This is a predicted structure of a 378-nucleotide RNA (Bacterial RNase P class A) from Brevibacterium sp. CS2. Its mean pLDDT, the model's own confidence on a scale to 100, is 75. It matches the Rfam family "Bacterial RNase P class A". Rfam classes the family as a ribozyme. It is recorded under the gene name rnpB. The sequence is in RNAcentral, with records from ENA and Rfam. NCBI's taxonomy places the organism under Bacteria, Bacillati, Micrococcales, Brevibacteriaceae, Brevibacterium.
RNA sequence: ACAGGUCGCCGGACGGUCGCGGCAGCGGGAACGCUGACGAGGAACGUCCGGGCUCCGCAGAGCACAGCGGUGGGUAACACCCACCCGGGGCGACCCGCGGGCACGUGCAACAGAGAGCAGACCGCCUGCCUGCCUGGUGCAGGCCGGUAAGGGUGAAACGGUGGUGUAAGAGACCACCAGGGUUCCGGGUGACCGGAAUCGCUGGGUAAACCCCGCUGGGAGCAAGAUCAGACAGACAGCGUCCGAGGGCUGCUCGCCCGAGCUGUCGGGUGGAUCGCUCGAGGCCGUCGGUGACGGCGGCCCUAGACAGAUGACCGUCGAACGGUGUCCGGGCAACCGGCCCGUGGACAGAACCCGGCGUACAGGCGGCCUGUCCUC
Numbered sequence: 001a002c003a004g005g006u007c008g009c010c011g012g013a014c015g016g017u018c019g020c021g022g023c024a025g026c027g028g029g030a031a032c033g034c035u036g037a038c039g040a041g042g043a044a045c046g047u048c049c050g051g052g053c054u055c056c057g058c059a060g061a062g063c064a065c066a067g068c069g070g071u072g073g074g075u076a077a078c079a080c081c082c083a084c085c086c087g088g089g090g091c092g093a094c095c096c097g098c099g100g101g102c103a104c105g106u107g108c109a110a111c112a113g114a115g116a117g118c119a120g121a122c123c124g125c126c127u128g129c130c131u132g133c134c135u136g137g138u139g140c141a142g143g144c145c146g147g148u149a150a151g152g153g154u155g156a157a158a159c160g161g162u163g164g165u166g167u168a169a170g171a172g173a174c175c176a177c178c179a180g181g182g183u184u185c186c187g188g189g190u191g192a193c194c195g196g197a198a199u200c201g202c203u204g205g206g207u208a209a210a211c212c213c214c215g216c217u218g219g220g221a222g223c224a225a226g227a228u229c230a231g232a233c234a235g236a237c238a239g240c241g242u243c244c245g246a247g248g249g250c251u252g253c254u255c256g257c258c259c260g261a262g263c264u265g266u267c268g269g270g271u272g273g274a275u276c277g278c279u280c281g282a283g284g285c286c287g288u289c290g291g292u293g294a295c296g297g298c299g300g301c302c303c304u305a306g307a308c309a310g311a312u313g314a315c316c317g318u319c320g321a322a323c324g325g326u327g328u329c330c331g332g333g334c335a336a337c338c339g340g341c342c343c344g345u346g347g348a349c350a351g352a353a354c355c356c357g358g359c360g361u362a363c364a365g366g367c368g369g370c371c372u373g374u375c376c377u378c
Base pairs, nucleotide, nucleotide: 001374002373003372004371005370006369007368008367009366010365012319013318014317015316016315017314018313020039021038023036024035025034026033027032041349045360046359048358049357050356051355052354053222054221055220056219060255061254062253063252065218066217067216068215069214070084071083072082073081074080085099086097087096088095089094100213101212105211106210107207108206122152123151124148125147126146128144129143130142131141132140133139134137160178161177162176163175164174165173179203180202181200182199183198184197185196186195187194188193226276227275228274229273235267236266237265238264239263240262247259248258249257250256283302284301285300286299287298288297289296290295322345323344324343325342327341329340330339331338332337
């Protein structure tokens, strides 16, 4: 210099005019007006996880259902984060993994292929038998009963690989080495796991984001939760039921237990206001200490939107990172080009609604730290 990897950050600044929201102050001041400071994001988004908070439930048992799944840690908690292990990818920095179990029971696998699950004889190879031919043999051709998984062929996958012994031909049938696995032991690590030794010929595949099995976890509904105040109104009819009990609760179901005099439907009538919840919270920033890290302890400082049809906007001026353009322009260079001046653009995704922690997704453009590879120069 070029090509990458990873971790972070920014995503306009200032001023003016008009406008909006709640708050504070002022005006007698409710309406209204004036003044003042304040007023969206890194994702406020999707609402996919986890929690706080609120209300309901909280005798018991069983069955379902859902989620999670290497190990150790972090955390209020998590499906998140950190560190590590194992497997895969990359020359590398590094990246990816929905990463328990096909030993129980059940299922699934297109096409090709003889055969696809505890498999298979299509071609080939081999012993024997039969027939035919001739040059009469350890011959050739055809057929039959068998043997054979070494070779060919099919496939994503064909029951370890290579070489030998053996055999009629073959085969872990046996042997040597290699790969994997089981058992026992030794060493390291908190652990997942790693390294080593001995031994057993053990080599019967994949799929659990298929049912299923194992372990762990899980009450229900959500701020339209929930609470308070004010105000309005009119009932009628029908059905079921009052211990031979409707209906309701135990928030998926069953058993079981409890409450129990009202419940349901149709038509008609009324209201559709205000207040709280509500924004100070597992809060933010800075420093320091502990920790590889996620994170935690301590100290200091700060308070920063709360609407309810839902405010946070529009225009103008100056500047701006960056990009583009050539401009009879300037400087450097042999040149490509670089720097300056000038002109133009100056654009993204998106919009709080109870609050936090995550994840996922969208995003014009830009900046920085560390690291890797290749090449060049000193």